[in-house]
Molecule: transfer RNA
Organism: Candidatus Magasanikiibacteriota bacterium
RNA sequence: UCGGGGGUAGCUCAGCGGUAGAGCAGUGCGCUGUUAACGCAUUGGUCGUGGGUUCGAAUCCCACCUCCCGAGCCA
Numbered sequence: 001u002c003g004g005g006g007g008u009a010g011c012u013c014a015g016c017g018g019u020a021g022a023g024c025a026g027u028g029c030g031c032u033g034u035u036a037a038c039g040c041a042u043u044g045g046u047c048g049u050g051g052g053u054u055c056g057a058a059u060c061c062c063a064c065c066u067c068c069c070g071a072g073c074c075a
Base pairs, nucleotide, nucleotide: 001071002070003069004068005067006066007065010024011023012022013021018055026042027041028040029039030038048064049063050062051061052060
């Protein structure tokens, strides 16, 4: 420098045009002598950043940032 893949809740990841969800974690309650486990409820997101397209963008397009893999060049 080129190609490919990823960045979404505290963590691991879904969602690939119609207004964002699961598990774990957290909080409250129940249960228990207490804790754990279990059950019920519940909190939590400017979807990496900035533009563009569209009635509507996490999703499509462009640029940039960042992480991983591969290739190339120089030493």